[in-house]
RNA sequence: CAAUCGCGUGUCGCCCUUAGAGUUUGAUCCUGGCUCAGAACGAACGCUGGCGGCGUGCUUAAUACAUGCAAGUCGUACGAGAAAGCCCGGCUUCGGUUGGGCGAGUAAAGUGGCGAACGGGUGAGUAACACGUGGGCAAUCUACCGUGGUGUCCGGGAUAAUCUUCCGAAAGGAGGUCUAAUACCGGAUGACGCCAUUUGGAGGCAUCUUCAGAUGGUUAAAGACGGGGCAACCUGUCGCAUCAUGAUGAGCCCGCGCCCCAUUAGCUUGUUGGUAGGGUAACGGCCUACCAAGGCUCCGAUGGGUAGCCGGCCUGAGAGGGUGAUCGGCCACACUGGGACUGAGAUACGGCCCAGACUCCUACGGGAGGCAGCAGUAGGGAAUAUUGCGCAAUGGACGAAAGUCUGACGCAGCAACGCCGCGUGGGUGAUGAAGCACUUCAGUGUGUAAAACCCUGUCAGUGGGGAAGAACCGCAACGGGAGUAACUGCCUGUUGUCUGACGGUACCCACAGAGGAAGUCCCGGCUAACUCCGUGCCAGCAGCCGCGGUAAUACGGGGGGGACAAGCGUUGUUCGGAUUUACUGGGCGUAAAGGGCGCGUAGGCGGGCCUUCAAGUCGGGUGUGAAAGCCCCGGGCUUAACCUGGGAACUGCAUUUGAUACUGGGUAACUAGAGUUUAGUAGAGGAGAGUGGAAUUUCAGGUGUAGCGGUGAAAUGCGUAGAGAUCUGAAGGAACACCAGUGGCGAAGGCGACUCUCUGGACUAAAACUGACGCUGAGGUACGAAAGCGUGAGUAGCAAACAGGAUUAGAUACCCUGGUAGUCCACGCCGUAAACGAUGUCAACUAGCCGUUGGGCCUUUUAACAGGCUUAGUGGCGCAGCUAACGCAUUAAGUUGACCGCCUGGGGAGUACGGCCGCAAGGUUAAAACUCAAAUGAAUUGACGGGGGCCCGCACAAGCGGUGGAGCAUGUGGUUUAAUUCGAUGCAACGCGAAGAACCUUACCUACCCUUGACAUCCAGAGAAUCUGUUAGAGAUAGCGGAGUGCCUUCGGGAACUCUGAGACAGGUGCUGCAUGGCUGUCGUCAGCUCGUGUCGUGAGAUGUUGGGUUAAGUCCCGUAACGAGCGCAACCCUUAUCCUUAGUUGCCAGCACGUGAUGGUGGGAACUCUAGGGAGACUGCCGGUGAUAAACCGGAGGAAGGUGGGGACGACGUCAAGUCAUCAUGGCCCUUAUGGGUAGGGCUACACACGUGCUACAAUGGCCGGUACAGAGGGCAGCGAACUCGCGAGAGUCAGCAAAUCCCAGAAAGCCGGUCCUAGUCCGGAUUGGAGUCUGCAACUCGACUCCAUGAAGUCGGAAUCGCUAGUAAUCGCGAAUCAGAAUGUCGCGGUGAAUACGUUCCCGGGCCUUGUACACACCGCCCGUCACACCAUGGGAGUGGGUUGCAAAAGAAGUGGGUAGUCUAACCUUCGGGAGGGCGCUCACCACUUUGUGAUUCAUGACUGGGGUGAAGUCGUAACAAGGUAACCAAGGGCGACACGCGAUUGCAGUGUAACACGAGUGAUCCUGA
Repeated sequence: CAAUCGCGUGUCGCCCUUAGAGUUUGAUCCUGGCUCAGAACGAACGCUGGCGGCGUGCUUAAUACAUGCAAGUCGUACGAGAAAGCCCGGCUUCGGUUGGGCGAGUAAAGUGGCGAACGGGUGAGUAACACGUGGGCAAUCUACCGUGGUGUCCGGGAUAAUCUUCCGAAAGGAGGUCUAAUACCGGAUGACGCCAUUUGGAGGCAUCUUCAGAUGGUUAAAGACGGGGCAACCUGUCGCAUCAUGAUGAGCCCGCGCCCCAUUAGCUUGUUGGUAGGGUAACGGCCUACCAAGGCUCCGAUGGGUAGCCGGCCUGAGAGGGUGAUCGGCCACACUGGGACUGAGAUACGGCCCAGACUCCUACGGGAGGCAGCAGUAGGGAAUAUUGCGCAAUGGACGAAAGUCUGACGCAGCAACGCCGCGUGGGUGAUGAAGCACUUCAGUGUGUAAAACCCUGUCAGUGGGGAAGAACCGCAACGGGAGUAACUGCCUGUUGUCUGACGGUACCCACAGAGGAAGUCCCGGCUAACUCCGUGCCAGCAGCCGCGGUAAUACGGGGGGGACAAGCGUUGUUCGGAUUUACUGGGCGUAAAGGGCGCGUAGGCGGGCCUUCAAGUCGGGUGUGAAAGCCCCGGGCUUAACCUGGGAACUGCAUUUGAUACUGGGUAACUAGAGUUUAGUAGAGGAGAGUGGAAUUUCAGGUGUAGCGGUGAAAUGCGUAGAGAUCUGAAGGAACACCAGUGGCGAAGGCGACUCUCUGGACUAAAACUGACGCUGAGGUACGAAAGCGUGAGUAGCAAACAGGAUUAGAUACCCUGGUAGUCCACGCCGUAAACGAUGUCAACUAGCCGUUGGGCCUUUUAACAGGCUUAGUGGCGCAGCUAACGCAUUAAGUUGACCGCCUGGGGAGUACGGCCGCAAGGUUAAAACUCAAAUGAAUUGACGGGGGCCCGCACAAGCGGUGGAGCAUGUGGUUUAAUUCGAUGCAACGCGAAGAACCUUACCUACCCUUGACAUCCAGAGAAUCUGUUAGAGAUAGCGGAGUGCCUUCGGGAACUCUGAGACAGGUGCUGCAUGGCUGUCGUCAGCUCGUGUCGUGAGAUGUUGGGUUAAGUCCCGUAACGAGCGCAACCCUUAUCCUUAGUUGCCAGCACGUGAUGGUGGGAACUCUAGGGAGACUGCCGGUGAUAAACCGGAGGAAGGUGGGGACGACGUCAAGUCAUCAUGGCCCUUAUGGGUAGGGCUACACACGUGCUACAAUGGCCGGUACAGAGGGCAGCGAACUCGCGAGAGUCAGCAAAUCCCAGAAAGCCGGUCCUAGUCCGGAUUGGAGUCUGCAACUCGACUCCAUGAAGUCGGAAUCGCUAGUAAUCGCGAAUCAGAAUGUCGCGGUGAAUACGUUCCCGGGCCUUGUACACACCGCCCGUCACACCAUGGGAGUGGGUUGCAAAAGAAGUGGGUAGUCUAACCUUCGGGAGGGCGCUCACCACUUUGUGAUUCAUGACUGGGGUGAAGUCGUAACAAGGUAACCAAGGGCGACACGCGAUUGCAGUGUAACACGAGUGAUCCUGA
């Protein structure tokens, strides 16, 4: 100095620390789950991989193990003791043999001592004093070690090794003969040891402990190696014995802590205690005998499952949660089970015995073994290393020591398994190179990136040098010290010498050269990072949401980018986020969640005062909280990781000493809580007994006759054997109208006629008394609607089941007629409900206002009301506050306290199994597998409703005329075809695109041709262009001829056109209208759709835009937290209706004049009609009434026209992925000698059939014949075409006029006048067919129109159903035009004649506004339920079957220990020599492992069959729920049952429905009528 925190203040404050996101919805706010981002790992897998340091490495089979090693050492305890080899000698057949010495007192084995109980491994077992922590032993032991005292004397008998005999395959064993000891034994001596008795003192914690003393008894030993000395003897070191003490280690006991299951609730007989004895180092039922009957347990015993515990490690802000590898402490285990021996210590990993399983050897008789030590092998597994080096260091065993041993350990090897560090180059470098990718084709990106130039040299490579780790010990020499009589020896110092596995390693130097060294994952959002191609709900991706069905930033590849980096991703696991188990830090009205309700046990909590104690609580001290780890300050490796020194911390426990406010224990005393007594009050409180009237039904009788009853309508049913109706009487059961009230009582369920008896509680007033007696309440116990069950009575009405009738596609229902259990009573069960206020009980506090019930007091009054205050209930509104919102709000869901119950995503499931209860039905307690990413609450906007209110529309109604029937025309579907091209398909396709398919059109089919192309631009060459003849062919086309030489020019050539050639390209009615533009339809000419600012709401949103009136209209007025504005409405535009004015030809002709057979024919006129320019006019302007004095409406006047005058154009925000790629345009895709282009022929015109739209009819309001009258608007030169002639006619011939108010088409028709037909398949109707023609056109066969003659079909007014139209409209009549060579019954226009009806808004359809419900939002063509059928998955039951564990009762009994001992054997000691003492073996008893039997419990697996459950794009049957869901829904139990339906009781989480209004009821007022 820092950590711990600390500093500091009046309060603040500074410092450190807590991060979220996606996903339910059309959108919102909650609730709530799922998922992600972080960190970590003994990891594994995929791809990749340069170096080094430090760590780590079988988590699975405590499976089985080949091989080697892991515990030995001591000759200074003891006896005994080789060999190879070398040297010397003898003999020798030179091959050898033999003796001696060295090797050597060495190796190996043995006796003995110490060690082997440490070190090393593993985590199977164990839920336990096993572990952790703190204590205790006055109830204990401790080898080696330290300190101190004392001693170490005299004897004895064996035995192994060796040698030898024998058995055995082996392992090994048996016998015999020797021998030693620090092996074994006897004796002596001895204490301050031990035991017994005893005296005195001291202490403590009950038994007791301790000190001093006396008496008696009892217990020991071993030597070895040195030194001095002749010897005796002395002495050193190490041992040995004993006592005391220390240290270390161990044992036992106790407090506290220590996982899950109660679907484990009772367990226990050595069990609990005592006495006595045994046993142990030691206490103790540890063991035995006897006695007593105890002991444990809801504060979880017993049982079951799982698990070694801790320091720590991971995570976390913390509190916690998870975990227990490596390192450290403790425990347990050593093939499985049992057992003891030895020893200081074991019930012993590398010891023994027995049993079992397994493996191996075998001569088949019998033996051997135990890697959870280090390596290693097999197996298992996703997965985990070398049969390495060394004792150099550290540590251990033995030894006096040298030393030996040490798979402990130190090192190395393998592995990116983890952490840490380094590198893969640096600078400059723009033509922004090439390549690649994209592109709007200009370019852009990769990108200073590369190349190129200039440098550097870490790592790796080569060569050279080269540590520290080494200190000891020993040896040698020289000193010092203690000790001894003295010397060796001992202790200590200095110098020298000696010791390195790693390893020639770390490190250093030199050399060369950018040379050898980058990947992985990701790029839709979360989440940093985007484009192209391929694919086409395929292939695939995916952590969640989700992506992919032809333009995929989501799949695969390329380019580019982002992140991390020798790694990167994935998978698994843990914590976090998750306040999602909430101690810190959650909730329960509606989201999951208050027990149906009371009483009450244990427990928890508890009013005010005094005093005491000091258990909780708070402060100080002491001990402990191992080390390592975390944290802080330092130090050492170049840094870091890592290592290391010190500190702090270890939030704990124990003990001691204080404090006494609060809690707690004790004592005394109080009255505010609670209770008792007295007097009253209200009440459907409960139980029993009795009584009453009304009504239903039945029976009897009377009257009386044909119906009654029932429904939407009917029928079943009852009735002429007399019903129903009505009157009288009787019987019987059940329920108690009015009063009756968000009134009363009760704990809840619940309780309703009246009277009596018994009885519980509440409230009020005033006093007195007790003195905290209280609150809550796990278990427990009482009560507990309806239905249901048992026994017995009873049964009027009602009524599950059932029967019948209806309805219906069906109708096991709704409706109707009947009807049994039941409903009622007595007794006994059941114990559940939407048992609800979806709101536990108790207490306190916190604005008010208005009702109502039961009391009390005050005031007032003749009295009754009324008023004020207070108390106990019961309701409505409302502030603060709370709430996700809705809402609650002194009767809290507000603010607090006490206690109990309950919840933790949806489904599976309140189900299964088990337990308890029940006669049964069933109740209660109560899971899991599996599955989904949601399920839910409140509120919002829409949409919808067989919800409500208001309003509109040819929507209905009232009318007129049609369609649907016939024939034909036309379009469509279908079918057919080589093709019948394509599109349009409810309204809003179907006489539609198409305002006109014989060729063409034409897109289709068949056949034949062309390939830079029929068409556009560019290049080159040739030629003017052009006109024309002829041949072949179906034609396109091809061949052969003829005529013709133009325009501009700077004289090079150029422009236009034609032909040839090459390639860029053309071309496509090919696909996608779901990639698009544009255009159009529709809701709908409906009155709506929005915005700015403000305000309200957490928010989605609301307000404005709602409300009261009014309108065709969101039109206008009034009101109003809104004020304004925009797109729509209306108006402005066109046309039509009236008038004025201007103009007057081709139009007109009143007046004047002329003329004709006749005509504005002519002169003239500008008046009229008309034409077409400009104006006027209509605005609720005026009057009256109504209304609110408004807006407006009704009526009227005037006016040509009156309330937007009629008609048209004009179509808000948007909806339908509406229609169109085939009008056109256009992205993308596709074809390119064809999907392009040309030609000919065919097809679009087909025909069993079905539909739409039309025409003509069915006739007399008509047909036919004859006569006769009146329009408008159009069109006309490749045109309209007069007149005339011909033809029956269509038409032909010929030709005048007219580019048009002039000429032509052009005769209007219905109408009117006259005639005929006389109700018939006709003088109606005209289809069809035969024949003959006309016209257009290259061409009428497929396939035109028209004419004439002949033929003369169906059809006699049209089923269900359905369409149009409200006035110049419907109906009816004709005329014209576009298209067009020709070809309309279609379409678009024009005029003529010209109606009927609308009471009205109940109903159908469509629409608008407000409101309400909703489980809908793709928005009711919505959503959604259940059975059945199919596939898959998990699970329950199941005759059983097979395992595991375990209880009880027995059997069994190895080894061993203990007891006994008749058999047998026996060295030490004793002996009287006979034997004895003691011991061994054997036998036996007790205990007991394996094992066996019987019978239970529990658990796992499996099982024919079976139950329900879950999941699964397009299965079947219905329609239960959501709207009044078409019978309101739901809850409980019952019977029937596919969803479900019905009866009984309960709930509202139903609507109408509470308003301005309809209807109904009540009251009040006014008016009228009637009566008194």
This is a predicted structure of a 1572-nucleotide RNA (small-subunit ribosomal RNA) from an uncultured bacterium.
Rfam family: Bacterial small subunit ribosomal RNA. Its family is annotated with structural constituent of ribosome and ribosome in the Gene Ontology.